A computed fold for a 75-nucleotide RNA from Flavobacterium cyanobacteriorum, annotated as transfer RNA. The sequence is in RNAcentral, with records from ENA. Taxonomically the source falls in Flavobacterium (Bacteria, Pseudomonadati, Bacteroidota, Flavobacteriales). Model confidence (mean pLDDT): 80 of 100.

RNA sequence: GGCCUCGUAGUUCAAUGGAUAGAAUGGGAGUUUCCUAAACUUUUGAUACAGGUUCGAUUCCUGUCGAGGCUACUA
Numbered sequence: 001g002g003c004c005u006c007g008u009a010g011u012u013c014a015a016u017g018g019a020u021a022g023a024a025u026g027g028g029a030g031u032u033u034c035c036u037a038a039a040c041u042u043u044u045g046a047u048a049c050a051g052g053u054u055c056g057a058u059u060c061c062u063g064u065c066g067a068g069g070c071u072a073c074u075a
Stems, first nucleotide, its partner, number of pairs: 001071007010025004018055001026044006048064005
């Protein structure tokens, strides 16, 4: 230099064109308990960035940024 995969909540993962982007775990509050833990209830919080296609984009296309992998050339 070329090619491929990936980027979603603090963390680990779903959703792959269609109503309000879900789950677990974590954080806050509450119930219970002498206290803590556990259990239960409730709440909080995310699509890397910019364009494009579409009635509609997390999903498809282009570019940029970041992470990982494969590979070529020079010496």